[in-house]
Context: one part of a larger RNA
RNA sequence: GGAUGAACGCUGGCGGCGUGCCUAACACAUGCAAGUCGAACGAUUAAGACACCCUCGGGUGUGUAUAGAGUGGCGAACGGGUGAGUAACACGUGACCAACCUGCCCCCCGCUCCGGGACAACCGCUGGAAACGGCGGCUAAUACCGGAUACUCCGGGAAGGACGCAUGUCCCUUCCGGGAAAGCCCUGACGGCGGGGGAUGGGGUCGCGGCCCAUUAGGUAGACGGCGGGGUGACGGCCCACCGUGCCUGCGAUGGGUAGCCGGGCUGAGAGGCUGAUCGGCCACAUUGGGACUGAGAUACGGCCCAGACUCCUACGGGAGGCAGCAGUGGGGAAUUUUGCGCAAUGGGGGGAACCCUGACGCAGCAACGCCGCGUGCGGGAUGGAGGCCUUCGGGCUGUAAACCGCUUUCAGCAGGGAAGACUUCGACGGUACCUGCAGAAGAAGCUCCGGCUAACUACGUGCCAGCAGCCGCGGUAAUACGUAGGGGGCGAGCGUUAUCC
Numbered sequence: 001g002g003a004u005g006a007a008c009g010c011u012g013g014c015g016g017c018g019u020g021c022c023u024a025a026c027a028c029a030u031g032c033a034a035g036u037c038g039a040a041c042g043a044u045u046a047a048g049a050c051a052c053c054c055u056c057g058g059g060u061g062u063g064u065a066u067a068g069a070g071u072g073g074c075g076a077a078c079g080g081g082u083g084a085g086u087a088a089c090a091c092g093u094g095a096c097c098a099a100c101c102u103g104c105c106c107c108c109c110g111c112u113c114c115g116g117g118a119c120a121a122c123c124g125c126u127g128g129a130a131a132c133g134g135c136g137g138c139u140a141a142u143a144c145c146g147g148a149u150a151c152u153c154c155g156g157g158a159a160g161g162a163c164g165c166a167u168g169u170c171c172c173u174u175c176c177g178g179g180a181a182a183g184c185c186c187u188g189a190c191g192g193c194g195g196g197g198g199a200u201g202g203g204g205u206c207g208c209g210g211c212c213c214a215u216u217a218g219g220u221a222g223a224c225g226g227c228g229g230g231g232u233g234a235c236g237g238c239c240c241a242c243c244g245u246g247c248c249u250g251c252g253a254u255g256g257g258u259a260g261c262c263g264g265g266c267u268g269a270g271a272g273g274c275u276g277a278u279c280g281g282c283c284a285c286a287u288u289g290g291g292a293c294u295g296a297g298a299u300a301c302g303g304c305c306c307a308g309a310c311u312c313c314u315a316c317g318g319g320a321g322g323c324a325g326c327a328g329u330g331g332g333g334a335a336u337u338u339u340g341c342g343c344a345a346u347g348g349g350g351g352g353a354a355c356c357c358u359g360a361c362g363c364a365g366c367a368a369c370g371c372c373g374c375g376u377g378c379g380g381g382a383u384g385g386a387g388g389c390c391u392u393c394g395g396g397c398u399g400u401a402a403a404c405c406g407c408u409u410u411c412a413g414c415a416g417g418g419a420a421g422a423c424u425u426c427g428a429c430g431g432u433a434c435c436u437g438c439a440g441a442a443g444a445a446g447c448u449c450c451g452g453c454u455a456a457c458u459a460c461g462u463g464c465c466a467g468c469a470g471c472c473g474c475g476g477u478a479a480u481a482c483g484u485a486g487g488g489g490g491c492g493a494g495c496g497u498u499a500u501c502c
Base pairs, nucleotide, nucleotide: 001502002501003500004499006498007497008496009495010494013374014373015372016371017370018369019367020366021332026330027329028328030327031326032325035074036073037072040071041070044067049062050061051060052059053058081285082284083283091209092208093207094206095205096204097203100202101201105198106197107196108195109194110193111192113147114146115145116144122137123136124135125134126133127132153178154177155176156175157174158173160171161170162169163168183190211257212256213255218248219247220246223245224244225243226242228240229239230238260282261281262280263279264275265274266273267272287308288307289306290305291304310321311320312319313318338364340363341362342361346360347358348357349356350355377407378406379405380404387398388397389396390395411443413438414437415436416435417434421429446491447490448489449488450487451472452471453470457486458485459484460483461482467474468473
């Protein structure tokens, strides 16, 4: 000098775009953050409407109405948060899988036949303070089950052929065994099942690469390998039985410390050094530890079970909870925002659609926290007012600065008009941006430094005191170094200080 997610002191006019718990992965009141489908299914339904009856009180019926629960489907594994753990195939990069999976989506081929029994809801009885149940009875389905049929699908046997990258892979013929389906609405859609291919997403293996300590030198028993098996979507000591005794290490094993990694960011002429906020990719985690279930996909932040700590309710028998989602609270701290508006846009889930949901997101609010832009006026105006400071008392400086004269109106203010962003409807932002008009220099300047480094000097006060200070050093009676004033230098809605990096 540059830089910062900064903080502190003094000061503070406007706008645009960004950014905003770096500390306690501390604890959390309250609200919201994941639902949707009646075109899968059964049962029920307020008001109102229509029709009928009426003892004028009302009653009954109708329906793609409306509504809330239940069965069922899809979603909830995405999106959002955080960086605790992790020195590891976690990440980056390159390669491989002849050892793998992939719901929804796209393309192609074929199929969609015949039956059955339940369980919720509901009704009855009943337990419990509650959370939540128990027993009996009825019922539907795209829920569940049995059978049929089926291909190039799966398993096994036999004959033949082609090929490779070691285990092997592929093709053809034939035999045996096994495996499907679901309807709904009806103009036409949306679906279901089997098989093949694609796309997307994931899983696994390996080469290379990126921290510190040797005041850590030896480490290791599923440890290293083999054979056989189990398990998995799949390879594998992943797991197990048996057998062998290996395996890693000075090119740093093992141990300890520290740390999410990268694209990038800062700095630097570069090489390099430091760093990993915001945005993007990957990983890991969700009160702590462990476990599996469901599912195409999780070992699942707003699912389940167990244990621990903590908080809450309780009729003491037993229950409920998890903000490292968005706001917000306490606490910690030098320090970090609103319990806002909207689904209008983009994107996501469900639905044939209308539409519903969406603290993702789009906006607004707060903060000079950062970058950028603009303004606080412009021209004229004296051998030069007043005041202040200095003085050799002559004067000098402040200083064209002010007053005064003329002019302009950016921004802010007031008034009128008023978007794009959306496509036929639908605009939170927002009467915003922008345009026009009006008034009046009017509402808008500070901070720091002046001994040398380093740009800018005098006076007074103080008297090794009070104080300053980045280094050298100033201050003990004439201090350009302390304090104040005048003057000056620098930067400017900022200026200094502190911390950290180059």

Annotation: The part of an RNA shown here (small-subunit ribosomal RNA, 5' domain) has 502 nucleotides and comes from an uncultured bacterium. The RNAcentral record of the full RNA draws on ENA, Greengenes and SILVA. Its mean pLDDT, the model's own confidence on a scale to 100, is 85. It matches the Rfam family "Bacterial small subunit ribosomal RNA".